[in-house]
Predicted 3D model of a 73-nucleotide RNA (transfer RNA) from Mycoemilia scoparia.
RNA sequence: GGUCCUGUGGCCAAAUGGUUACGGCACCAGACUCCUAAUCUGGAGAUUCUGGGUUCAAGUCCCAGCAGGAUCG
Numbered sequence: 001g002g003u004c005c006u007g008u009g010g011c012c013a014a015a016u017g018g019u020u021a022c023g024g025c026a027c028c029a030g031a032c033u034c035c036u037a038a039u040c041u042g043g044a045g046a047u048u049c050u051g052g053g054u055u056c057a058a059g060u061c062c063c064a065g066c067a068g069g070a071u072c073g
Base pairs, nucleotide, nucleotide: 001072002071003070004069005068006067007066010025011024012023018056027043028042029041030040031039049065050064051063052062053061
């Protein structure tokens, strides 16, 4: 340098082009407990990597870039 794959909360991860983006772990508060852990209840946390394009509507489709990975040379 070529080809291909991936990029979504702190971590993991779902979402057929159509509501205010589903969940788990972790975190915070409360309940329970002598206290902690476990368990239960509630809460907060996302401009879906960046910039454009298509569309009535984009996390999803297209283009360019950036980052990571695989492979070929």
Rfam family: tRNA. By type it is a transfer RNA. Gene Ontology term of the family: triplet codon-amino acid adaptor activity. Rfam describes the family as follows. Transfer RNA (tRNA) molecules are approximately 80 nucleotides in length. Taxonomically the source falls in Mycoemilia (Eukaryota, Kickxellomycota, Kickxellomycotina, Kickxellomycetes). The RNAcentral record of the sequence draws on ENA and Rfam. The prediction has a mean pLDDT of 82.